[in-house]
RNA sequence: GCAGAAGCACGGCUUGUCGCUGCCGCGACUCGAGCGCGGGGGAGGAAAGUCCGGGCAACACAGAGCAACGCACUUCCGAAAGGGGAGCUGUCAGCGAUGGCAGGCCAGGCGUAACAGAAAACAACCGCCCCGCGAUGCCGCGCGCGUCGGGGGCAAGGGUGAAAAGGCGGGGUAAGAGCCCACCGGCCCGUGUGGCGACACCGGGCGUCAAUACGUCACUGCGUGUUGCAAGGCCAAAUAUACCGGCAGUCAAGGGUGGCUCGCCCGUUGCCGGGGGGUAGGCUGCUAAUGCCGGCGGGCGACUGCCGGCUCAGAUAAAUGACAGGCGCCGCCGCCCUUCGCGGGCUGCGGCACAUAACCCGGCUUACAGUGCCUCUGCCCUU
Numbered sequence: 001g002c003a004g005a006a007g008c009a010c011g012g013c014u015u016g017u018c019g020c021u022g023c024c025g026c027g028a029c030u031c032g033a034g035c036g037c038g039g040g041g042g043a044g045g046a047a048a049g050u051c052c053g054g055g056c057a058a059c060a061c062a063g064a065g066c067a068a069c070g071c072a073c074u075u076c077c078g079a080a081a082g083g084g085g086a087g088c089u090g091u092c093a094g095c096g097a098u099g100g101c102a103g104g105c106c107a108g109g110c111g112u113a114a115c116a117g118a119a120a121a122c123a124a125c126c127g128c129c130c131c132g133c134g135a136u137g138c139c140g141c142g143c144g145c146g147u148c149g150g151g152g153g154c155a156a157g158g159g160u161g162a163a164a165a166g167g168c169g170g171g172g173u174a175a176g177a178g179c180c181c182a183c184c185g186g187c188c189c190g191u192g193u194g195g196c197g198a199c200a201c202c203g204g205g206c207g208u209c210a211a212u213a214c215g216u217c218a219c220u221g222c223g224u225g226u227u228g229c230a231a232g233g234c235c236a237a238a239u240a241u242a243c244c245g246g247c248a249g250u251c252a253a254g255g256g257u258g259g260c261u262c263g264c265c266c267g268u269u270g271c272c273g274g275g276g277g278g279u280a281g282g283c284u285g286c287u288a289a290u291g292c293c294g295g296c297g298g299g300c301g302a303c304u305g306c307c308g309g310c311u312c313a314g315a316u317a318a319a320u321g322a323c324a325g326g327c328g329c330c331g332c333c334g335c336c337c338u339u340c341g342c343g344g345g346c347u348g349c350g351g352c353a354c355a356u357a358a359c360c361c362g363g364c365u366u367a368c369a370g371u372g373c374c375u376c377u378g379c380c381c382u383u
Stems, first nucleotide, its partner, number of pairs: 001379005007373004012327007020042002023039005044354001048365002051363005056228004068224005073087005088103006104219001109217001111214003125158002127154005133149006139142001166184002169181003185209001186206005192201003232284004241276001243274007254266004291310008328352005334346004
C1' cells in the first nucleotide's frame, strides 16, 4: 500500500420569515374557556417490529396433582429475560484474523434408518479358502489338474449407501479376522497436574473395543394465572328513559271495592320538577425513572462502588414543520498547483440514508446515504 476480520462512536450545523404543541408571566375582556404579547421546553439510534422480561393496573386465586407450552454446556453479570460477557466441547466455512450451527438424557421403554443394497443390527450378493463328499472330463496316471453339485470356513477384496460393525501398516493363516503386534483413536480407573467450572493434560488398565446412529414419542430438571394505559379511577351534556312527586284530563275499553248503581282507588294520557345508570365530551393515569451526564476507583469483559451535577416531549387523529440563504460531507465533469502520492485548491451539476414518541423501563431483532477511531489477519513493496 491492497484485501479482509472484530469492536466502538457519530449520523448534519446555522441564519431569516411564517407556523404547530405544552408550561410560566403579563394584558384586555363578557372574568369559565378562549384571545393578544413576552419568555422558555419540544423525537431516535433505531422513536420501527411489538418478539422476550419487568414495573404499574384490573380481574382471578385454600392446598396438592395432571395436562399444555417454553427453556436446557460452564461460569459470571443482571430486578428479570427466548438477555448479555468471558470461556469449554463438537462440527462446518476460511490460508488466516474470525464467523455460523449444535450442546440435559440413547441408562430403561417405543419408534425410525427412505432410495439403493444380499444384509440397516447379532449381515455372505459377487468373491476368497478347505473337504480323505458325489457325478464327470483330460493326461505326462499322480491321493494330479479341471467343471458341476453338496457340506463347511471367512467381514480381507468388489459392489450399494449418509452410515456396513474402530483406522492404517506388519505378522499370521487353507483363506481370513484385534487372531497377534506397532502407531492413531475408543472405553474404564486415578486422593495425579492445571482450572471456580465446562474441560484439558498426564499416568495406568482394557483387544469380550460383541456392537451403530437419531431426542420423533417418552424421560429428567427448572419456569409459566389472565388481560393490557383503548388497563384503571373521576366528572358528565343533548336525546330517550327505569323510578319518585305535583298538577290537569279521561274515566270511553280494563282491574279492585265479594250482587247492582254512584263514588273512590289502581291504571292510562299530557305537562312540570326531581332522579340513577349510561353515551358524546372532559379530567386523571402521564412522565422523577431499576433515570441521564461527568470524574475517580474495581473488573479481560458484561457490569459495578463512591463522589458531584442535571430535570430533559407529553400530543390524542395525533404537535416538533414549510420556504429561502450560508456552511459541512459525498459523487461526477472540467481547470490549476504539485514534493508526483488522485496529494491539495477552485468553479459547476447532482445527492445527504433508515425512519417519527403514544404508560414507562431493560433487552432482542430488523432497516440505514455517509464519516471517524482502535485492535487484529493475509499478501506485496521499501529500509

Description:
The RNA shown here (Bacterial RNase P class A) has 383 nucleotides and comes from a Porphyromonadaceae bacterium. A source record names the gene rnpB. Taxonomically the source falls in Porphyromonadaceae (Bacteria, Bacteroidota, Bacteroidia, Bacteroidales). The sequence is in RNAcentral, with records from ENA.